């Protein structure tokens, strides 16, 4: 340099045009003398009149579309293969 794969909460990891799963962890509760295990609930961010509310968010920036994590372009980074190497 060329080709390919990838980048999503604290971590792992789904999703493949129409509201971002699940597990671990964490937080609260139950149980216990206490803890562990187990069970129940919650767990992206900000705003909020706190409501079954609003806005935003998928590496970064643009584009297409009524609608984008998902399609297109550019860039960055990680991994794999190939090539070159005075």
């Nucleotide at each position: 340099g060329c080709g390919g794969a990838g980048u999503u909460g604290g971590c792992g990891g789904a999703g493949c045009g129409g509201u971002a799963a699940c597990g671990c962890g964490c937080u609260g509760g139950a149980c216990u003398c206490g803890a562990g295990a187990u069970c129940c609930a919650g767990u992206g961010a900000c705003c909020u009149u706190c409501g079954u509310g609003g806005u935003c968010g998928c590496a970064a920036g643009g584009g297409u579309u009524c609608a984008a994590a998902u399609c297109c372009c550019u860039u960055a980074c990680u991994c794999c293969g190939c090539g070159c190497c005075a």
Transfer RNA from a Candidatus Hermodarchaeota archaeon, 86 nucleotides, folded computationally. The RNAcentral record of the sequence draws on ENA. Lineage of the source: Archaea > Promethearchaeati > Candidatus Hermodarchaeota. RNAcentral records the identical sequence in 4 taxa.